[in-house]
RNA sequence: UUAAAGAAAAGGCAAACUUAUUGAAAAAUAAGGACGCAAAGUUACAGGUCUAAGGGGGAAGAUGCUAUGAUGGCUGGGCUGCCUAU
Numbered sequence: 001u002u003a004a005a006g007a008a009a010a011g012g013c014a015a016a017c018u019u020a021u022u023g024a025a026a027a028a029u030a031a032g033g034a035c036g037c038a039a040a041g042u043u044a045c046a047g048g049u050c051u052a053a054g055g056g057g058g059a060a061g062a063u064g065c066u067a068u069g070a071u072g073g074c075u076g077g078g079c080u081g082c083c084u085a086u
Base pairs, nucleotide, nucleotide: 004086005084006083012037013036017032018031019030020029021028022027035073041079042078043077045076046075047074048071049070050069054066055065
């Protein structure tokens, strides 16, 4: 230095929940808070999941369909990266 592995230490992130704001919703952001995380850094490329404003179906209502919305803390892939018992 490269690849693997994850004992220790330092440092890092932050689930549920609460409050506020945004949004049609899913959800996001900020503060508090820690269930966990060695990629819980990043990317919607593939699959999955959630939502259904708008659209379409319907005489209408109800129900159901649809992602151009969301999720990287669902899985795989891409890109990048801290530490050192082994």
Molecule: c-di-GMP-I riboswitch aptamer
Organism: Domibacillus mangrovi